[in-house]
Molecule: transfer RNA
Organism: Candidatus Curtissbacteria bacterium RIFCSPLOWO2_02_FULL_40_11
RNA sequence: GGGCCCGUAGUUCAUCUGGUAGAACACCGCGUUCGCAAUGCGGAGGUGAGCGGUUCGAGUCCGCUCGGGUCCA
Numbered sequence: 001g002g003g004c005c006c007g008u009a010g011u012u013c014a015u016c017u018g019g020u021a022g023a024a025c026a027c028c029g030c031g032u033u034c035g036c037a038a039u040g041c042g043g044a045g046g047u048g049a050g051c052g053g054u055u056c057g058a059g060u061c062c063g064c065u066c067g068g069g070u071c072c073a
Base pairs, nucleotide, nucleotide: 001072002071003070004069005068006067007066010025011024012023013022019056027043028042029041030040049065050064051063052062053061
């Protein structure tokens, strides 16, 4: 330098070929307990790496850039 894959909540990951973005754990509150843990219920938390393009509508399709992994030179 080139090919391919990946980037989504604090963490690990879903979201089946475009139609309001979810789960588990973690965190916060309540109940239970003398208290803690465990457990039950509820809640908060996302500019979907960045910038453009296509579209009525983009996490999803296209281009460039950044970061990570891998292969080739």